This is a predicted structure of a 75-nucleotide RNA (c-di-GMP-I riboswitch aptamer) from an uncultured Desulfobulbaceae bacterium.
RNA sequence: AAUAAACAAAGCCAAACCUAUUGUACAUCAGGAACGGAAAGCCACGGCCUCUCUUGAGGCAGCCGAGUUGCCGGU
Numbered sequence: 001a002a003u004a005a006a007c008a009a010a011g012c013c014a015a016a017c018c019u020a021u022u023g024u025a026c027a028u029c030a031g032g033a034a035c036g037g038a039a040a041g042c043c044a045c046g047g048c049c050u051c052u053c054u055u056g057a058g059g060c061a062g063c064c065g066a067g068u069u070g071c072c073g074g075u
Base pairs, nucleotide, nucleotide: 002075003074012037013036017032018031019030022027035062041068042067045065046064047063048059049058050057051056
């Protein structure tokens, strides 16, 4: 530097649900809780979802695709 995720080690994230916040809504912030995750890190480009809309506006990265970065061990 590349590859890739066997076996380990150190860690990380946090589903449903409950309380509660913001919001028209989809959904989001916070706390508890762990279903799970080797990118469940980042990113709204496309599909997807919502709307007081049909001029448009918004949501979602733990749905899929695309882009991009990365720990340990092995080779």

Source information:
Its mean pLDDT, the model's own confidence on a scale to 100, is 80. It was read from a public genome assembly, where an Rfam model found it.